[in-house]
RNA sequence: UGCCACUUAGCUCAUCAGGUAGAGCAAUUGAUUCUGGAUCAAUCGGUAGUCAGUUCGAGUCUGACAGUGGCAG
Repeated sequence: UGCCACUUAGCUCAUCAGGUAGAGCAAUUGAUUCUGGAUCAAUCGGUAGUCAGUUCGAGUCUGACAGUGGCAG
């Protein structure tokens, strides 16, 4: 320098053809327990890397940029 992949909740990841975003773990509260743990129930938590474009509508399609990883030189 070129090419490829990836970027969604605190962490690990879903979201199969575009239609108002989910799970597990973590955290908080309650139940249980002498207390803790375990277990059970509930709650909290993200305008999806940034900026634009297409569309009635974008996490999803397109472009630029940024970051991470890989390959080539």
Molecule: transfer RNA
Organism: Ktedonobacteraceae bacterium